Model confidence (mean pLDDT): 84 of 100. The RNA shown here (small-subunit ribosomal RNA) has 1516 nucleotides and comes from a metagenome. Rfam family: Bacterial small subunit ribosomal RNA. Rfam links the family to the GO terms structural constituent of ribosome and ribosome.
RNA sequence: AGAGUUUGAUCCUGGCUCAGAAUGAACGCUGGCGGCGUGCUUAACACAUGCAAGUCGCACGAGAACGCUUCAGCUUGCUGAAGUAAGUAAAGUGGCGCACGGGUGAGUAACACGUGGGUAAUCUACCCUCAAAUUGGGGAUAACCCGCCGAAAGGCGGGCUAAUACCGAAUGACAUCUUGAAGACUUAUGUUUUCAGGAUCAAAGGUGGCCUCUACAUGUAAGCUAUUGUUUGGGGAUGAGCCCGCGUACCAUUAGCUUGUUGGUAGGGUAAUGGCCUACCAAGGCUACGAUGGUUAGCUGGUCUGAGAGGAUGAUCAGCCACACUGGAACUGACACACGGUCCAGACUCCUACGGGAGGCAGCAGUGAGGAAUUUUGCGCAAUGGGGGAAACCCUGACGCAGCAACGCCGCGUGAGUGAUGAAGGCUUUCGGGUCGUAAAGCUCUGUCAAGUGGGAAGAACUCAUAUGGUGUUAAUAUCUCCAUAUGUUGACGGUACCACUGAAGGAAGCACCGGCUAACUCCGUGCCAGCAGCCGCGGUAAUACGUAGGGGGCAAGCGUUAUCCGGAAUCACUGGGCGUAAAGGGUGCGUAGGUGGUUUAACAAGUCAGAAGUGAAAGGCAUUGGCUCAACCAAUGUAAGCUUUUGAAACUGUUGAACUUGAGUGCAGGAGAGGUAAGUGGAAUUCCUAGUGUAGAGGUGAAAUUCGUAGAUAUUAGGAGGAACACCAGUGGCGAAGGCGACUUACUGGACUGUAACUGACACUGAGGCACGAAAGCGUGGGGAGCGAACAGGAUUAGAUACCCUGGUAGUCCACGCCGUAAACGAUGAAUACUAGGUGUUGGGGGUCAAACCUCGGUGCCGCAGCUAACGCAUUAAGUAUUCCGCCUGGGGAGUACGCACGCAAGUGUGAAACUCAAAGGAAUUGACGGGGACCCGCACAAGUAGCGGAGCAUGUGGUUUAAUUCGAAGCAACGCGAAGAACCUUACCAAUUCUUGACAUCCCACUGACCGGUCCUUAAUCGGAUUUUCUCUUCGGAGCAGUGGUGACAGGUGGUGCAUGGUUGUCGUCAGCUCGUGUCGUGAGAUGUUGGGUUAAGUCCCGCAACGAGCGCAACCCUUGUCUUUAGUUGCCAUCAGAUAAUGCUGGGCACUCUAGAGAGACUGCCGUGGACAACACGGAGGAAGGUGGGGAUGACGUCAAAUCAUCAUGCCCCUUAUGAAUUGGGCUACACACGUGCUACAAUGGUCGGUACAACGGGCAGCUAAGGAGUAAUCUGGAGCGAAUCCUAAAAAGCCGAUCCCAGUUCGGAUUGUGGGCUGCAACUCGCCCACAUGAAGUUGGAGUUACUAGUAAUCGUGGAUCAGAAUGUCGCGGUGAAUGCGUUCCCGGGUCUUGUACACACCGCCCGUCACACCAUGGAAGUUGGGGAGACCCGAAGCCUGUGAUCUAACCCGUAAGGGAGGAAGCAGUCGAAGGUAAGAUCAAUGACUAGGGUGAAGUCGUAACAAGGUA
Repeated sequence: AGAGUUUGAUCCUGGCUCAGAAUGAACGCUGGCGGCGUGCUUAACACAUGCAAGUCGCACGAGAACGCUUCAGCUUGCUGAAGUAAGUAAAGUGGCGCACGGGUGAGUAACACGUGGGUAAUCUACCCUCAAAUUGGGGAUAACCCGCCGAAAGGCGGGCUAAUACCGAAUGACAUCUUGAAGACUUAUGUUUUCAGGAUCAAAGGUGGCCUCUACAUGUAAGCUAUUGUUUGGGGAUGAGCCCGCGUACCAUUAGCUUGUUGGUAGGGUAAUGGCCUACCAAGGCUACGAUGGUUAGCUGGUCUGAGAGGAUGAUCAGCCACACUGGAACUGACACACGGUCCAGACUCCUACGGGAGGCAGCAGUGAGGAAUUUUGCGCAAUGGGGGAAACCCUGACGCAGCAACGCCGCGUGAGUGAUGAAGGCUUUCGGGUCGUAAAGCUCUGUCAAGUGGGAAGAACUCAUAUGGUGUUAAUAUCUCCAUAUGUUGACGGUACCACUGAAGGAAGCACCGGCUAACUCCGUGCCAGCAGCCGCGGUAAUACGUAGGGGGCAAGCGUUAUCCGGAAUCACUGGGCGUAAAGGGUGCGUAGGUGGUUUAACAAGUCAGAAGUGAAAGGCAUUGGCUCAACCAAUGUAAGCUUUUGAAACUGUUGAACUUGAGUGCAGGAGAGGUAAGUGGAAUUCCUAGUGUAGAGGUGAAAUUCGUAGAUAUUAGGAGGAACACCAGUGGCGAAGGCGACUUACUGGACUGUAACUGACACUGAGGCACGAAAGCGUGGGGAGCGAACAGGAUUAGAUACCCUGGUAGUCCACGCCGUAAACGAUGAAUACUAGGUGUUGGGGGUCAAACCUCGGUGCCGCAGCUAACGCAUUAAGUAUUCCGCCUGGGGAGUACGCACGCAAGUGUGAAACUCAAAGGAAUUGACGGGGACCCGCACAAGUAGCGGAGCAUGUGGUUUAAUUCGAAGCAACGCGAAGAACCUUACCAAUUCUUGACAUCCCACUGACCGGUCCUUAAUCGGAUUUUCUCUUCGGAGCAGUGGUGACAGGUGGUGCAUGGUUGUCGUCAGCUCGUGUCGUGAGAUGUUGGGUUAAGUCCCGCAACGAGCGCAACCCUUGUCUUUAGUUGCCAUCAGAUAAUGCUGGGCACUCUAGAGAGACUGCCGUGGACAACACGGAGGAAGGUGGGGAUGACGUCAAAUCAUCAUGCCCCUUAUGAAUUGGGCUACACACGUGCUACAAUGGUCGGUACAACGGGCAGCUAAGGAGUAAUCUGGAGCGAAUCCUAAAAAGCCGAUCCCAGUUCGGAUUGUGGGCUGCAACUCGCCCACAUGAAGUUGGAGUUACUAGUAAUCGUGGAUCAGAAUGUCGCGGUGAAUGCGUUCCCGGGUCUUGUACACACCGCCCGUCACACCAUGGAAGUUGGGGAGACCCGAAGCCUGUGAUCUAACCCGUAAGGGAGGAAGCAGUCGAAGGUAAGAUCAAUGACUAGGGUGAAGUCGUAACAAGGUA
């Protein structure tokens, strides 16, 4: 510090996810040791048991027992007494403490907390200090004793007694109050000092010692002294109370709240201010700077994270607050409205004799419950601290320690060195090896931890005792206080830390991960199954992603997972974001609060800046040191924002004063304008009405129909009525804030602009709320209604057509008044100000000119620089550079929905969520593809022609059906006379049956044999099987080779599967002209450029131009063939000339001229001429030439597309079969047949058929062959066998043609299917199932619907002919030649292709994408008659305890009067009342849960119906 994920790819926007750190954690697997920490986050749920607050005899009275000792009695084991135990234990009165310490976080949004102040409005026990005092009396009461009640808890009555308990009295000021006088200070009420006077108020003793004074007089105390208490007052310290400034969560779908409320006066109350309380008076107080209400929450120091700013959090430790079963209340006290106190009410638990009682772990342990989850009913007061005490000491679950838990952090170990036969074994393999791996073993060492043995701390200071010495007090050498020294005394942890020794590598490694992010790869299994997954995504037979294994990278006594917080996230943006198109500018203006604000000057000092002081608790953090062996841990020192006080500065902001004119406004003078409102006026057109002319149609459409019209339409002429809108002008022209405004005239009226520079003097900008305006549609009332025209009706279209089209047509559109308040209300661009190159139009002014040019202000457009932008684009009319203010945004969907509220007559509008769901949604641009987009071009693509196909019969292939099997493949073009250049057996892969199992075929091993082959016979449907016969080679004689049989197992074999695992081969677009690269340049980039453009070509062919310059694969050419000529060579070819022979013939001699054959050359290149063209490329015409513009034909097929075809040509991975999915044989099938399709043949006839005669080819083939002549047969064919391995012989007859004859338009002398009979050929074999011949038979068919194919010249058409395959079997196929046309205007249209361009929501690329209803399943949500529960407020009723008030006839020790009786004062019970918790009643509001039914939403497999959107998406 980033990364993954939207796309074919790119840039951007934007969400989701990951890597980091952390935790009081939990869960899974695993687990050696130690140190230091931490440990109910849930039920503030309920609690058994034990402990957690007592202490003081130096305040007081009283005071045992067990035991022991001694004695007495005597029934010798009992009773009694004394002493001791012991002034002890326990209880009681009294004092102090119990308000600290410890726990918890329920409540609390608050002066609760934090921070800083105030208290002149206060208190403070114990402690310290100062001053003074501590005199003298009184009456009770617990304990105790007696009696009584009760189950208990407990209580009552009588009697005795003490105090530092209680109560009077005295004294008393520097205290308090008050009166008067004087002074000082202060921010206000005031505070404070001094003087004088008055009033009020106190106490308690205990203990030790002594005899100086006094009294008795050994000694003691009423004396003295010491000490400690007590009382009053001043001060301090500590702690507490109250008040104030500032800060402190979310919701406005909570907007108004408040009656003790706000203030005043008086009184009460408190330690103290105050409506804190009461009475009276006034009517205030709070709130958009968020009152009130609701929800949530203890606050802070800090903690976690982060670069920081921030965000989250508030365990442990520390400060504050609140609470103590729930609610209420007071008492005591210095302090409480009190965790281990009291009273009452309530719930719960327990005891009970049923009458009544007891209790409160949110103290430490512990239990149950809840929960994913959190410890021992431990030891000790040794240390630190606390309470009491004079002290010893006692108490202390505070605390110190130990125990449990890997819960966290830190440290250590599980060994170190050496060791290559790279062992064994595992895994893997291309079978060679590689790897685990120096790892192990082996050898040499070490000894941490653990174990054992022995030693063994620090933490301890005190206190106390004893001894000695000193100090203070005192009359004192006493006592007492204090100090010092010495000795003794105190350890829970713990025989722990630590140290030494002993033996021994011995006892000590796991967890998750390995597709990318993200370090780390292979095998096997599985086969969209099982499963994984944080995101993207893996898994459908070769899974580095599932599950094992081996190996590897990571961390390590831990490792992973889950949860949560921060980070990354600049993804709420203060630091540090945005709003034209991605989410986002309010529809527009006016304007309130608020925010912001021109120039100069003076003052102030609020902001601001600087210095100083206080505070900022400690701990924590950071830095530097130090202590535990290190570290964690612990300690010392230093260090900070903020707030407060104070001193200064005065630039900027602010405030106040004074001024200025440039911002703003006013005046004056002008011109422009569909600016607004109202009234009036006008013509054209549509429609209607009336009348005339006139006749059969008119309308309307793609085509029609509905409709109108003989009752006279349409058309036309004239007149009239009525409503609405204003042609031309008209213009990216004008005006207005926007919406919007368009005939003309008049009236009223708003604004802007120009000029001038007279006036005011910052008067300005923006603008939350608010107010006003606001298209169309819609609503209300009343008018109006020509045209148009939702709804509706009809006609068409269509599969349907609730649409598009047509004919009608109601609301509405128009007017007046009132509502509505929304629009793609758009420049998708808020307002204002300033600045930042220009060019060119236009509009309204001004200057200027004769007119122009030109200058200038305001508006409105286009182009364009810098700059900006993701890009597109914007660009002085900014989307640039800045400032001010407002509005708005934060992933898509759910949803602008629900609920609530406000507005509205309604429609609806405004405000505006959540659950749930997805990993995207989106913007701009790029390359393709596509379009029922455009432009250009080409092609037998259309057109123009010719001949066909589609109809018939047959042949052949396919589908379908059938079958035991009808083997398999090929499937639009690009499957279908295709694989198959040839299925009777074989082929053959299929079916039935019968057989074989190392096999029909290959290699290796063993044994036996010498053959194998062949012949004969038996059996069988045949193979198989059986019998018989014949029969090897070489040799160094060991054997070897070869062959057969038998056996064993490795293996053979498979036309079994997968062409979607593959190679190879092939088809197709397409012989279309395209497809790319290097360098450069442009672009953030994908990419572009080049390759586009202007011409041209068959062509990306060539030329020109150009940020491109070059190059490659394609095109062309090179190759073959054909067309002309030359030359060479002449046999088997040829024969002009010469000779010979024949009935005739190159038949013979001869020759090579010609033809021909087959080698080598020539020839054609737009080369020449002319014209056009950019002077180019090129095109057109011409000449010459056998051939002219690639002469004709062929071979040749770029990058790629179709998961195209083929595992059945072949090869091949993987899978499958192995007495069978292999192999053999016989028979059958591939040839079936209601039917459908493709490709062909033959025809339908006279351009013909039949018969006779007659002429002219080329390419080929031939020995298991072609086969001549001759003969036989009607013929197929047979016989025959010459010649020929072929330019020699044969095939071989070419046929159309030509010359004659005949037929005469008909189902025929056309046509030949079908069938019968008889023959021929091939072949083991023609039944299923061959071909041919003859005779007989003589079907359909008279030129073929929709539709569709081929062909542009030696072509179509037509005619025959040859070959391959092959025993035989072509109408197929591949070749050959003969005869030999027609048409082409042209590119509008159909099809296909190419280039450029355009749109796109497509990229699996239109066979694309995608919308909505319906049906089914699941999920969350809204509504809903209701039902249930919670919290809170108000009203009323009842009213406990308690404080307070009143009363108090009853009771009453202290004081007073009184001898007494008695009375008084004071007090108390009781009673009454105010307040008052819980409880009750009724009504409504609110929150939550639930609810038959219902509504929409979301998600689901390939459901149904249509096709709305994306291309002009077929109606933009």